[in-house]
RNA sequence: UCCUUAAUAGCUCAGUGGUAGAGCAGAUGGCUGUUAACCAUCGGGUCGCUGGUUCAAACCCGGCUUAGGGAG
Repeated sequence: UCCUUAAUAGCUCAGUGGUAGAGCAGAUGGCUGUUAACCAUCGGGUCGCUGGUUCAAACCCGGCUUAGGGAG
């Protein structure tokens, strides 16, 4: 320098054009002599950044940033 993969909740990950989800973690309540476990409820996201396409973009396209892999 070039090719390629990834970036979504505190963490691990789904979501392949039509109002963003799960598990774990956290908070509150219940249960219990207490803790743990269990049960219920709740909070938490400008979907890495910036443009474009589209009636509509986490999703498609370009550029950039960061990380992993590969070629020279």